[in-house]
Parts: sequence; C1' cells; structure tokens
RNA sequence: GCAGAUGGUCGGAGAGGUGCGGUUUAGGCCGAGGAAAGUCCGGGCUCUUCAAAGAUACGGUGCCGGAUAACGUCCGGCGAGGGUGACCUCAGGGAAAGUGCAACAGAAAGUAAACCGCCUGGCAACAGGUAAGGGUGAAAGGGUGCGGUAAGAGCGCACCGCGCCUUUGGUAACAAAGGUGGCAUGGCAAACCCCACCGGGAGCAAGACCAAAUAGGGAUGGCGCAUAACCUGUCUUUGGGUUGUCAUCCGGGUCGGUCGCUUGAGGUGUGAGGUAACUCACAUCCUAGAUGAAUACCUCUCUCCUGUGUUUCACAGGAACAGAACCCGGCUUACAGACCAUCUGCAUUU
Repeated sequence: GCAGAUGGUCGGAGAGGUGCGGUUUAGGCCGAGGAAAGUCCGGGCUCUUCAAAGAUACGGUGCCGGAUAACGUCCGGCGAGGGUGACCUCAGGGAAAGUGCAACAGAAAGUAAACCGCCUGGCAACAGGUAAGGGUGAAAGGGUGCGGUAAGAGCGCACCGCGCCUUUGGUAACAAAGGUGGCAUGGCAAACCCCACCGGGAGCAAGACCAAAUAGGGAUGGCGCAUAACCUGUCUUUGGGUUGUCAUCCGGGUCGGUCGCUUGAGGUGUGAGGUAACUCACAUCCUAGAUGAAUACCUCUCUCCUGUGUUUCACAGGAACAGAACCCGGCUUACAGACCAUCUGCAUUU
C1' cells in the first nucleotide's frame, strides 16, 4: 500500500420565530427508534367456577457446562464441514426396537450382486473360478502398499480406518496412549418412529369501575332432572364449587366516560468478582403517554458527500432505512454515507 475477517459508534448540530401534547399555582421541565418494522419466541400483567395424582393427544427443544425472570436467546467449550488464514456454518440424542425411501441408469442399491474384463478346461459351443481393473450412478460395501495366487480376494502382513478392553487428562461433551480382533453390518430420522426434557387457554380491542338505556326477550335440538349435569386440550381417580347444562338461530339496548397508562426483571457512573455472557455493592437520574390520535413547520449558520468552475474560494444539488399506542428480554429483516478498534493474507522498502 492492496485485499479480507470480527466487533462497535454516529446516522446531522446550533440559534431565532410560529404552532402542538403531557405536567406545574406559575416559572419551568419533558416530548417518536436502532430497528419503533415482522408478530417469530420468552415472560411480567389481566381474566378464565378450581386443585392434586396418573395416563394420553398436540406443540416445542435436542452435544457438554454456564448466564438469565424465562426462552427456540446469549456466553464458553467439544465434534463435524468450509476457508491459505483471521474466521464462518451446523434442524449436533437414537439407524442393533420397528416400518419406509433412494426415480432413471446399472448385473446388482440389504435374502446384496456378476455386464465388460481376468484365469482354467475345451476344436468350438460352453462350463467352472473371480470381484483386483473398467463401465452405470449421488452412493457399488473399508483405503494405500507389499506378498501370495491359475487369476484374484484381508487370503496374509505393515500403516490408516472401524469394533471392544484398559490407562491418563478433563466437571463433562471428548481427546491421547496402549492392547486386542481380519473386521459386510452402508446412507437418509429437515422420513414415520423411539428416547429425554418443557408447555392449560385467551389476550390491553385483556380487564376494573361509573353513568345511561333496553326486552331478566323468543325459537329449535342434545344430555339430564340431585343416584344428575357442568367447572378452559382429552380420559381416570380423589377433593372442592355452581344449580339444570351445552350448542345453534332470530330480535332488542349500549356503542359515553375514568382507570389500566408508564418508577421499571429501568438508565447512567464508579468499584469488585468472572475467560465471557453476566452478577453484587455504592452513588446518581426520572428521559412520550396520545385517543381519529401531539412530538411539527419556516429562516439563517455550521458539518459531511457529489458535480462544475476562475480551485485561499464560489455556485448548484444531496444526506439512508424509517413514526410509540400495556411493558420488557431476544431473534429476523431494511439501511445512503462517515468513522473507530483488533486480527489475517499478499507485495515492497528499511
């Protein structure tokens, strides 16, 4: 200097004027994000005539250890794959419980298999042996080499791989070393399935209160009538609760106001612990709560970027994705441009 990897910050600033919402007696103070988006997860909170035990349906997660209120999130590690590397990715339990799939091609794709080829016998047709070489295919049943054989083959041997055993290191996933066995025992579970763990349901348009009004209306059907029915996935048992209960259709009234509604698993700073995620202690701060929906508009200056020119400067243009609605922790997606830190590779110079 060029190329790349990982993590992070900003994403306009200041002044004046006009206009809004909340709060305050007034003065004053505050007022749309890193994703507010998606509604994909997890909770807090609210309601649901319930609780315990067992079983089951459905859904979710899936290596080990931690963090957290919790999670399918995050941190650290292990293993596999990709990359020269920094790093990146993983829907990472089980194929010896069972079922199933792999089109076509090919001789044969789990009762494995013999097309070409090689060897032996034979005049030939053909017969026997073979799975080392070739072909087909995504995949052909351990790999490489040596010996051996009629030709070959773990047939034998060495190394690697695989199974089993032991020892060592590690909390563990796992790794290393040694011994032993010639050893067909493939792939797919983001196929059904098995195993382990977790999970009631609905959601702020939840729900609570006030006020007002109407028709405490009508019809049909099921179960049943206290020895019964119902009680938020289903079934059984035990206990508790209500008095009929469940479903569908027609019709009527209110569609107003207050609360919920912003002090929190909160932010910031310092210190300590921890590899880290994060935790603890102290100090300090209060940073939107609208309800047809405020948080805006104008002017000037500055900053950054692009273009042109007469290049101390001037002129013109531009500055991304995108607007809270109960709250919080995540994930995913969108994003013009500017910047910071650390690391990797290449080239050159000293």
The prediction has a mean pLDDT of 75. A computed fold for a 350-nucleotide RNA from an Alphaproteobacteria bacterium, annotated as Bacterial RNase P class A.